[in-house]
This is a predicted structure of a 74-nucleotide RNA (transfer RNA) from a Candidatus Woesearchaeota archaeon. The prediction has a mean pLDDT of 80.
RNA sequence: GGGGCUGUGGUGUAACUUGGCUAUCACACAAGGUUUGGGACCUUGUGAUCGGGGUUCAAAUCCUCGCAGCCCCA
Numbered sequence: 001g002g003g004g005c006u007g008u009g010g011u012g013u014a015a016c017u018u019g020g021c022u023a024u025c026a027c028a029c030a031a032g033g034u035u036u037g038g039g040a041c042c043u044u045g046u047g048a049u050c051g052g053g054g055u056u057c058a059a060a061u062c063c064u065c066g067c068a069g070c071c072c073c074a
Base pairs, nucleotide, nucleotide: 001073002072003071004070005069006068007067010027011026012025020057028046029045030044031043032042033041050066051065052064053063054062
């Protein structure tokens, strides 16, 4: 220098194929219940689409330019 893949709460992960209603689930965290207390369990809650631009009535999803990570070729 060329090509490919990936990026979603604190962590992991689903939704992308075929654009559509409030972005899923688990862990974690917070509050409450239960317990003499702790753990476990139950209920409720907090919190995310890597960044800019475009297409569209509507974008996590499609297009484009970047950023970061990984792999291959030179």
Source information
Lineage of the source: Archaea > Nanobdellati > Candidatus Woesearchaeota.